Record summary:
A computed fold for an 84-nucleotide RNA from a Gammaproteobacteria bacterium, annotated as c-di-GMP-I-GGC riboswitch aptamer. It was read from a public genome assembly, where an Rfam model found it. Rfam family: c-di-GMP-I-GGC riboswitch aptamer. Rfam links the family to the GO term cyclic-di-GMP binding. Of the family's consensus pairs, 95% are formed in the model. The prediction has a mean pLDDT of 87.

[in-house]
RNA sequence: CCCGCAAAAGGCAUACCCGUCGAAAGUCGGGGACGCAAAGCCACCGGUCUAAUGGUUCUUCCGACGAUAGCGGGGUUGCCCAAU
Repeated sequence: CCCGCAAAAGGCAUACCCGUCGAAAGUCGGGGACGCAAAGCCACCGGUCUAAUGGUUCUUCCGACGAUAGCGGGGUUGCCCAAU
């Protein structure tokens, strides 16, 4: 350095509940733990979700400039040190 099905220290926090902001998806705060070795950070690429403004053949329609980093890839920073 790789790797991590090892040890130790420490960390994060799903569903759900309460509050907050939002048109919504969802965000943020508190409680709570399903899990996580980057479940730290960044929407650059693909995916997915939403559809207010807008568009429309009027629709169970289209549409991201919104959301998701706990969907995958990529970038970037980083704790520990058994075996390989």